[in-house]
Molecule: Guanidine-I riboswitch aptamer
RNA sequence: GUAUGAGUUUUCUAGGGUUCCGCGGCAUUUUUUAGCCGGACUGGUCCGAGAGAAAACACACAGUGUACAAACCACUGUGGACACGGAGGGAUAAAAGCCCGGGAGAU
Numbered sequence: 001g002u003a004u005g006a007g008u009u010u011u012c013u014a015g016g017g018u019u020c021c022g023c024g025g026c027a028u029u030u031u032u033u034a035g036c037c038g039g040a041c042u043g044g045u046c047c048g049a050g051a052g053a054a055a056a057c058a059c060a061c062a063g064u065g066u067a068c069a070a071a072c073c074a075c076u077g078u079g080g081a082c083a084c085g086g087a088g089g090g091a092u093a094a095a096a097g098c099c100c101g102g103g104a105g106a107u
Base pairs, nucleotide, nucleotide: 007057008056009055010054011053012052015047016046020044021043022041023038024037025036026035059079060078061077062076063075064074065073082102084105088100089099090098
């Protein structure tokens, strides 16, 4: 200097908007239902992190069952790391720490 590997799922959270519900306003009506507008409306539903949390699995190593040894299987233990980052575009009703993307770039 160059290249390669570092996986998956679930439940949440920061965050996000406005389909639905609720809330507020307008209008209408005898009453009710249906209607329009509002997320510079707290919320429920909803979306939601590679660089947030928890748990589980994959995987690696060691031990035990275990026998001369090895392999397979089961169980147990340990590890399962690190991580600065646009602009722009895309999906959905819409937006976003969602997806492009551990990308471009930086160190």